[in-house]
RNA sequence: CCGAGGCGGACGCCGAGCCCUGUCACCGCCCGGGAACUGCAACCAGAUGGCAGGGGCGGGGGAACCAACGUAAGCGGGCACCGUCGGGUGUCCUUGGGGUGAAGCCGCACAGGUAGUACUGCGGCCGGGUCAUUCUCUCGAUCCGAAUCCGACAGCUCACCUCGUAGGCGUCGGGAGAAGAACGU
Repeated sequence: CCGAGGCGGACGCCGAGCCCUGUCACCGCCCGGGAACUGCAACCAGAUGGCAGGGGCGGGGGAACCAACGUAAGCGGGCACCGUCGGGUGUCCUUGGGGUGAAGCCGCACAGGUAGUACUGCGGCCGGGUCAUUCUCUCGAUCCGAAUCCGACAGCUCACCUCGUAGGCGUCGGGAGAAGAACGU
């Protein structure tokens, strides 16, 4: 450099973010040398991805009934245009409101001349994760309680409409109950 070559690319956690089939590529390793053969081998290390098809999982909007309101059912700000000067349309914004998520509530301190308040710290209540077959309960241990989206607007919600299928990581203490799998007899 090559081959009518071959073997692999693991397990687990948060999260909806996964499964199957096919195909293409990339990486590692083994054998061989111009049909590159038979058999063996493929250790250590490392530890993938794209596309297509078929499934699954998760979210939002959206009737009746129910709920809510019925005082003013109404309601924020900027800019531009229109106007019958009540307002309307478009666009931008986020303080009102709402969504995803476990990601909340309260007290004290920070806090001053009077009030109020953010970040932060401490504490209480509450919520979530992990401790390796799966699920549940329990004791213990140890962490988290963020971020972000919509854009004045949405209760629930059949049909129906629509969106996502990311990102980030590396655990292994005990007891009880249930279920399941593998191996052996």